Notes:
Glycine riboswitch aptamer from Variovorax terrae, 88 nucleotides, folded computationally. NCBI's taxonomy places the organism under Bacteria, Pseudomonadati, Burkholderiales, Comamonadaceae, Variovorax. The prediction has a mean pLDDT of 82. Rfam family: Glycine riboswitch aptamer. Rfam describes the family as follows. This family represents the bacterial glycine riboswitch.

[in-house]
């Protein structure tokens, strides 16, 4: 400078599952707790599977649902798009 990679920044798309019952607060959203059904695509956990210098390591859209969530907002793995820095 130029390329790869990683983690972030902005944009946009983005599923799933009870606007559940009950106490307590509140003008109402809501929030606390308490009882049952539920989702999986935050996060975490586990295994498959795969490197492998055999010490380890990666580690799923697959399981589990600790934790988050079930109107709507918000969040959301993942996708793409933008810029110009950072780290290697």
């Nucleotide at each position: 400078c130029u390329g790869g990679c990683g983690g972030g920044g902005u944009c946009a798309g983005g599923a799933g599952a009870g606007a559940g019952c009950c106490c307590u607060u509140u003008u109402c959203c809501a929030a606390g707790g308490g009882c049952c059904g539920c989702c999986g695509a935050a996060g975490g956990c586990g295994c498959a599977g795969g490197a492998u210098c055999c010490a380890u390591c990666c580690g799923a859209a697959c399981g589990c649902u600790c934790a988050g969530g079930c109107a709507a907002a918000a969040g959301g793995a993942c996708u793409g798009g933008c810029a110009a820095a950072c780290g290697u």